[in-house]
Context: one part of a larger RNA
Formats: sequence, structure tokens, C1' cells
RNA sequence: UGACGGGGACCCGCACAAGCGGCGGAGCAUGCGGAUUAAUUCGAUGCAACGCGAAGAACCUUACCAAGGCUUGCCAUAUACGAGAACGGGCCAGAAAUGGUCAACUCUUUGGACACUCGUAAACAGGUGGUGCAUGGUGGUCGUCAGCUCGUGUCGUGAGAUGUUGGGUUAAGUCCCGCAACGAGCGCAACCCUCGUUAUCUGUUGCCAGCACGUAAUGGUGGGAACUCAUGGGAUACAGCCGGGGUCAACUCGGAGGAAGGGGGGGGGGACGUCAAAUCAUCAUGCCCCCUAUGUCUGGGGCUUCACGCAUGUUACAAUGGCCGGUACAAAGGGGUGCAACACCGUGAGGUGGAGCGACUCCCAAAAAGCCGCUCUCAUUUUGGAGAGAGCUGUGCAAAUCUACCUCGCGAGAUGGGGGUAUCGCUUAUUCGCAGAUAAGCAACUGUGCGGGGAAAUACGUUCCCGGGUCUUGUACA
Repeated sequence: UGACGGGGACCCGCACAAGCGGCGGAGCAUGCGGAUUAAUUCGAUGCAACGCGAAGAACCUUACCAAGGCUUGCCAUAUACGAGAACGGGCCAGAAAUGGUCAACUCUUUGGACACUCGUAAACAGGUGGUGCAUGGUGGUCGUCAGCUCGUGUCGUGAGAUGUUGGGUUAAGUCCCGCAACGAGCGCAACCCUCGUUAUCUGUUGCCAGCACGUAAUGGUGGGAACUCAUGGGAUACAGCCGGGGUCAACUCGGAGGAAGGGGGGGGGGACGUCAAAUCAUCAUGCCCCCUAUGUCUGGGGCUUCACGCAUGUUACAAUGGCCGGUACAAAGGGGUGCAACACCGUGAGGUGGAGCGACUCCCAAAAAGCCGCUCUCAUUUUGGAGAGAGCUGUGCAAAUCUACCUCGCGAGAUGGGGGUAUCGCUUAUUCGCAGAUAAGCAACUGUGCGGGGAAAUACGUUCCCGGGUCUUGUACA
């Protein structure tokens, strides 16, 4: 100087407390461990692995396994020699890869030649092989915590100290005052995006107040530029005003005006460093290793197994509910190998035809909880939907291993008053749907966004648990 302390002082955080809802019990989905297997490819392992890499494992992907093949090779550059245009097509064998065979085929001065292919040779290719403890790059974490340093000066023999400590204050090393310090840098904040208010510019594909026309109805039409909305550049908030407190300070408390008030809400943005933390399987790369195989091609299988354990979700256990009928209101997205209105067929998944639309124009599109009415009356039930049976539909070369969806009847079963120890989230919870990404199809109950209802309850407070910051103290630790 640090680190540590079941030392001290001060401060903060859904850290505790006060509340609300879950997980842990059941079924299912997904991931992991273990076991199994020819293979169940590999990585990730406290927080910070476990709906993670994977924004999609039937083939492909695919790295794994067994089998069938190839060896200058799937791919690249260049050389020498020899042969043939090359690519493509038909037929045969085969699971395919591949092999065999047939016919046609460039220019030409007839010597040969460009490109390409085949064979031989040797350089080389290739490797998702090893090492993340040789590395770059990238992201994680402490932590959006308020810290981490430097120059000059001063002090100290020196390691170092000072500044950065102190008194206040702040979300903040934020600012003020003081001070052997005076300044500065990386962080904080601001500058960026978005939401909230407003005037303005421009009005099409968007809008329709006033004026007309028209319809069963609809901005449908003429027209309008008010309103909504969209596009762009502006304005607005600064502790600016008033009052109390405070060192005539920084700042803080209350109030007014205001769409918004004390950082207006949200996002992006992550200092010096820590964890020899993660990744050689995104990529790049040193060294090591393989070279008729650890390379490469193919069809098939596996990654989907299943006495069991864990994690994350989802569906429920019902009446604040279930079923049936009627009816209302979003936002944000996607669409050409596409989205598809509408009509007909089908109980339905869907099928047939197909207007319109590369879209503020057309379509996906029905929002669902909600509201109104009917029924059920506390029961393993009109709860719950697993599982199995039968029959279809879609995609695709292919749905057995191993896809999704629909219909019918069984609901055989688990779970009864809500789940032990324990544990998690939230100070906008819980609940309800919608859209997209990936994609031929789909494991999606995932992930990323969007809005609707609700805006309920609680926060006395910092003694305690966890994590962090500053100062101080002890130390046989570095």
C1' cells in the first nucleotide's frame, strides 16, 4: 500500500421488512445430469451452465455410428508428360455415391490451338483433430457500482503519501465551502433514439367539419385543408418564479403556473481492472497431430433411448368459474417460390376457382379477456385434459424410427379445499390476447416485440440476511 475481520462510523440497492403473485406436490413441454447405446456429436457447470450456443435435428443441417466408395482428392494455385473438345443426353448395374456403355459434338492454313476434362508424377489441398493454461477478436460478470489514474509541486531515507481526506450536498469523485496543493484525463452527466404537449410546412395511398351529388349501406363521388394522422425542421422544463430551511453557498422542502417538475418515462451508452471465468465448433491464428485418413462422397441410423434426479416453463385443481348463442374496442408487424378478399364444397383441419396487392391503397385479420342472455349448482362434476383407439387434412422425394393439425367416441388415469423444508419475481404486479424471427413443414408452451383490462395492496423503518461504496481501526496474511 492492499486484502481480510462473527471490528467501528456513515450511506445505498425489491437486500430485508410491509404487501401481491408464483416455484417446490400433479400431468405435459423443453434443457441438463445419470444410465443405456454401434452412435446417443460437441461445447456451457455457484451467482455469471441447465426453453444456454440452437432465429427451427424426418433427409439436408450433422460435426456422431455402422456400411458402401475415392485418394492431388469436395475446394485452390502452379508445373511437366501423355490422351481427348468440354458440358450435357439415352440405356444397363447399384440403396445411392459410383461404375459401364451408346450416339452426337469447337476452331483449323490439317502442322496444330484456346478453354475444359481424364491419366501419371510431385509441390500441396483438406481437418467442427488437440491446446481458450500459447493468442487475436467477441460477448459474460462485479456493475450503470462511482470509482480508476496522471503531470507539476510539496512531504517522507524509502516503499509511498498528498491531490481523491474534512464540513455539507447529490443518483453520481454531482456540486459548494475549506485545505500544500494547483490542474488534467478515463468514467458520471449531457450530446443520440423513442414516448408525452404544442404551433408550423406539405396533403396521398391517410382524413371528412362545413357545401353539394349518390347509395340498402360505406369518404362512395365532386370538393375541402378544418380535425385525426403521416413527413420534416422548430418551440417547451431551467430549480426559471414565490415562500420555508441552509454558511448571502451548493442544495433541499412546500406552492403556483403548466401537457409534463425537480434526472419528465423508456432505450442505447459499461472507466481502470477482477474471475489463467467463456469461446481454437462463428471467424482468425502460433505450436502439436492425421495424410489410401482424424480428409472426402453416399444411402441408412443416431442427436428424439429411459428404473431415476435437477432446472425453466405450461395446463390445471374450478362458480371472481365451465359450456353455448349474440355483440364491442387495439397496437405493432408481415406479404411475390408471397399475402390472399369473395364464392362454392367439407362438421373441421382444409380443398376448388380466384378479385386485389411489391402495399398509410389490397390481404393476413377473428383480437382475447370484456358486455348481454341461456344453462350447469359444488360434484373428480357440463372441472381437468394426459393417454390410447378409429378415421381424415397439409407440407415434403420420403412422415416407420421421428412432423403438425382436424373429427368422433373413450376419457381408462393424475391432481381435491392450492402443494413439506425451502425458494423466486415485482414498488406497474397479476391477467388477456395479437404479430414477427427462424421455416417446405414443424416440436413454439421458445425467443423478440405489441397493445387491452388492471391500474389493486404495501414501503413503519434500516436491528437483522445478501451484495456494494467511503472513512477509520486491528492483523503472526500478500

Predicted 3D model of a 478-nucleotide part of an RNA (small-subunit ribosomal RNA, 3' major domain) from Microbacterium paraoxydans. The source organism's lineage runs through Bacteria, Actinomycetota, Actinomycetes, Microbacteriaceae and Microbacterium. RNAcentral holds the full RNA, with entries from ENA and SILVA.